[in-house]
């Protein structure tokens, strides 16, 4: 330089056009317990990487960019 992949909650990842955007682990809170830890219950937490088109409707599809990773040179 050029092609292929990922970006969505503190982390690791789902979800590829209509659901109020979700698990899990973390975090607060509560039950239990002499405390802690484990078990269970509950609660908070997102401008879906940024900008721009499509569309009745975008996190999803489409240009462009920016960031990691990778292949080729």
């Nucleotide at each position: 330089g050029u092609c292929u992949c990922a970006g969505u909650a503190g982390c690791u990842c789902a979800g590829g056009g209509g659901a109020u955007a979700g698990a899990g682990c973390a975090g607060c809170g509560g039950u239990c317990u002499u405390c802690u830890a484990a078990a269970c219950c509950g609660c908070g937490g997102g401008u879906c990487g940024g900008g721009g088109g499509u569309u009745c409707a975008a996190a999803u599809c489409c240009c462009u960019c920016c960031u990691g990773a990778g292949a080729c040179g």

RNAcentral holds the sequence, with entries from ENA and Rfam. The RNA shown here (transfer RNA) has 73 nucleotides and comes from Alicyclobacillus vulcanalis. Taxonomically the source falls in Alicyclobacillus (Bacteria, Bacillati, Bacilli, Caryophanales). Rfam family: tRNA. From the family's description: Transfer RNA (tRNA) molecules are approximately 80 nucleotides in length. Gene Ontology term of the family: triplet codon-amino acid adaptor activity. Model confidence (mean pLDDT): 81 of 100.